The RNA shown here (transfer RNA) has 72 nucleotides and comes from Chenopodium quinoa.

């Protein structure tokens, strides 16, 4: 240099046009002499960023930036 993934809760990750969820974390209670297990519950998002299409964008298109891998 060029092709391909990929970026969403604190942390791993789903969700591929109709107002984003799960686990594990953290807060609360509950059982237990106390931890630990364990069960309720309950908070947390500018969906990387800018711009386009669309009534409607975390999804489509463009382009930036950052990360992995492929080839050179």
């Nucleotide at each position: 240099g060029u092709c391909a993934g990929g970026a969403u809760a604190g942390c791993u990750c789903a969700g591929g046009g109709g107002u984003a969820g799960a686990g594990c974390a953290a807060g609360g209670g509950g059982u237990a002499u106390u931890u630990a297990a364990u069960c309720c519950u309950c908070u947390g998002g500018u969906c990387a960023c800018c711009a386009g299409u669309u009534c409607g964008a975390a999804u489509c298109u463009g382009g930036u930036u950052c990360c992995u891998g492929g080839c050179a």

The organism belongs to Chenopodium, within Eukaryota. Rfam family: tRNA. Model confidence (mean pLDDT): 81 of 100.